[in-house]
């Protein structure tokens, strides 16, 4: 110090890279040599900023919002969305059954309002280098999120009061 295997852990706008891309090296071609430029190869890099989000079980689908204009390109996996179906659980006074709306903050609409992180500045540390951490300053969003406000629904049957 590498290698395998096993168990553990961390991550759910998360996680990976066979491709173009870029950067180093051997080697070769263009050229008198240098740069330089192409081409094989090996080792590398990049490859999505946050804000929201999950009752449970199956199947469908192939995933809400804005912000950068950047490889945020161009794929694989996976996924808390969405529709269905059973189910549990809240609400419609109590209780049962069916309907609606809904997810423990357990009715909807509208209407207003709302400190996002990268990007940029400025400083530091790792790399020969593409390039990545990290610390500071000041800024900007949208929605199914959050608040205000105002409308709206609070049902049918049975049974007890």
């Nucleotide at each position: 110090a590498g290698a395998u295997a096993a168990c553990c852990a961390g991550a759910a706008g998360c996680g990976c890279c066979a491709g173009c891309c870029c950067u180093c090296g051997c080697g070769g071609a263009a050229c008198u040599c240098a740069a330089u430029u192409c081409c094989c190869u090996g080792a590398g890099g990049u490859g999505a900023c946050g804000a929201g989000g999950u009752g449970g079980a199956g199947g469908g689908u192939g995933a809400u919002c804005g912000a950068u204009u950047a490889g945020u390109c161009g794929g694989c996996g996976g996924g808390u969305g969405c529709c269905c179906u059973c189910u549990c659980g809240g609400c419609c006074g109590u209780c049962c059954a069916c309907g609606g709306c809904c997810g423990u903050g357990a009715c909807g609409a509208a209407g207003c309002g709302g400190a996002a992180a990268a990007g940029c500045c400025c400083g530091g540390g790792a790399g020969c280098g593409a390039u990545c951490c990290c610390g500071g300053g000041g800024a900007c969003a949208a929605a199914g999120c959050c608040g205000c406000u105002u409308c709206c629904a609070a049902g049918u049957g049975g049974a007890g009061c």